The part of an RNA shown here (small-subunit ribosomal RNA, central domain) has 350 nucleotides and comes from an uncultured organism.
[in-house]
Context: one part of a larger RNA
RNA sequence: CUGGGCGUAAAGCGUGCGUAGGCGGCUAGGUGUGUCAGGUGUGAAAGACCGGAGCUCAACUCCGGAAGUGCGCCUGAAACUGCCCGGCUAGAGUUUUGGAGAGGUAAGUGGAAUUCCAGGUGUAGCGGUGAAAUGCGAAGAUAUCUGGAGGAACACCAAAGGCGAAGGCAGCUUACUGGGCAAAAACUGACGCUGAGGCACGAAAGCGUGGGUAGCAAAAGGGAUUAGAUACCCCUGUAGUCCACGCCGUAAACGUUGCACACUAGGUCUUGGAAUGUUCGACCGUUUCAGGAUCCAAGCUAACGUGAUAAGUGUGCCGCCUGAGGACUACGGCCGCAAGGCUAAAACUC
Numbered sequence: 001c002u003g004g005g006c007g008u009a010a011a012g013c014g015u016g017c018g019u020a021g022g023c024g025g026c027u028a029g030g031u032g033u034g035u036c037a038g039g040u041g042u043g044a045a046a047g048a049c050c051g052g053a054g055c056u057c058a059a060c061u062c063c064g065g066a067a068g069u070g071c072g073c074c075u076g077a078a079a080c081u082g083c084c085c086g087g088c089u090a091g092a093g094u095u096u097u098g099g100a101g102a103g104g105u106a107a108g109u110g111g112a113a114u115u116c117c118a119g120g121u122g123u124a125g126c127g128g129u130g131a132a133a134u135g136c137g138a139a140g141a142u143a144u145c146u147g148g149a150g151g152a153a154c155a156c157c158a159a160a161g162g163c164g165a166a167g168g169c170a171g172c173u174u175a176c177u178g179g180g181c182a183a184a185a186a187c188u189g190a191c192g193c194u195g196a197g198g199c200a201c202g203a204a205a206g207c208g209u210g211g212g213u214a215g216c217a218a219a220a221g222g223g224a225u226u227a228g229a230u231a232c233c234c235c236u237g238u239a240g241u242c243c244a245c246g247c248c249g250u251a252a253a254c255g256u257u258g259c260a261c262a263c264u265a266g267g268u269c270u271u272g273g274a275a276u277g278u279u280c281g282a283c284c285g286u287u288u289c290a291g292g293a294u295c296c297a298a299g300c301u302a303a304c305g306u307g308a309u310a311a312g313u314g315u316g317c318c319g320c321c322u323g324a325g326g327a328c329u330a331c332g333g334c335c336g337c338a339a340g341g342c343u344a345a346a347a348c349u350c
Base pairs, nucleotide, nucleotide: 004321005320006319007304008303012318014201015200016199017198021194022193023192025088026087027086029084030083031082034080035077036076037075038074039073040072041071042070049065050064051063052062053061054060091191092188093187094186095185096183097182098181103177104176105175106174107173108172109171110154115149116148117147118146119145120144121143125136126135162169163168206247207246208245209244210243211242215241216240220236221235222234223233258317259316260315261314262313263312266295267294268293269292270291271290272289273288274287275286276285277284299306300305323350324349325348332343333342334341335340
């Protein structure tokens, strides 16, 4: 250096965009970089290897050969690879039309409910639990009706449903905006795949400044329970949860399964589109494209399982693993306001 692996045993970066690099479709010509063939020079001697010889043998020594897988030069080959110059359209992209969607950002707006405030009715309880108590209530609660305030979340529809790269996204309306899909053509002509660094996004909690605060609720207080109860249960309740701007950069960030492409039996359900048959139409049937779900064949797998959404069969590129603990640690470096994050050992023990 090669050889093994990464769903659950150690191991896929949380996700994307993309630099260098690696890899790269069909075809004509040129070149001759890699590549290949022949020749030639060199590859010191000793040693090692093969054959032989000399000390009685051996060690040792001597002679000869081969080898030295390499490098230079010369001649040649042109399939593949590289480079140069053309062509092509199957990859990729652009244009047109159509249709789906909780995709994103901003503004506006709606009803139900909780709480609070004011007023009416009304009277002795309410609330809570396994049972209670703390708590609230004659200063009139709970219940009920009317009016008002304010914040947060959007019942039904709703689904194995949809969209998004992931995190994630759900009342309704409007504006701006991203992506994907289908159908026909037309255009560009390999413009592609992956992607070390890098950059961007990134739940919740947390942090900074300012606002907001209905409900809920870490901390805190009280009541119970208990041997105790710094808990589980109950009554209160502050940060926080919400908004704006700026940080943080983590997660069981999970499909515990990197991305792209190709190929490999089927069945059923479902979302969006197209074509077609039938029909007045809806519906329904058939075919097909893109997605979601499920059962299974072959294969794979230690088994479980997976099975065209592969964990099957292959190719390209990246990331990662190498006994357990020490250790998602120390030290150093970088980042952060901090909390801390990223990178990441060793002694020692088994």